[in-house]
RNA sequence: GCCCCCAUAACUCAAUGGUAGAGUAACAGCCUUUUAAGCUGUGAGUUGGAGGUUCGAGUCCUCCUGGGGGCA
Numbered sequence: 001g002c003c004c005c006c007a008u009a010a011c012u013c014a015a016u017g018g019u020a021g022a023g024u025a026a027c028a029g030c031c032u033u034u035u036a037a038g039c040u041g042u043g044a045g046u047u048g049g050a051g052g053u054u055c056g057a058g059u060c061c062u063c064c065u066g067g068g069g070g071c072a
Base pairs, nucleotide, nucleotide: 001071002070003069004068005067006066007065010024011023012022013021018055026042027041028040029039030038048064049063050062051061052060
């Protein structure tokens, strides 16, 4: 220098172009002599950034940033 993949909640990951979710964690309650475990509930997101297409974008297109890999 060229090519490919990835970026979504604190973490690990989902999500046919049509309401952004789960598990773990955190917090609160129940239970327990207490802790752990168990049960119930709650909050948490500018979907890396900027544009474009579309009635509608996490999803499609372009550029940029960061990470990983391959070739030279």

A computed fold for a 72-nucleotide RNA from Parcubacteria group bacterium CG1_02_39_15, annotated as transfer RNA. Rfam family: tRNA. Gene Ontology term of the family: triplet codon-amino acid adaptor activity. Its mean pLDDT, the model's own confidence on a scale to 100, is 80.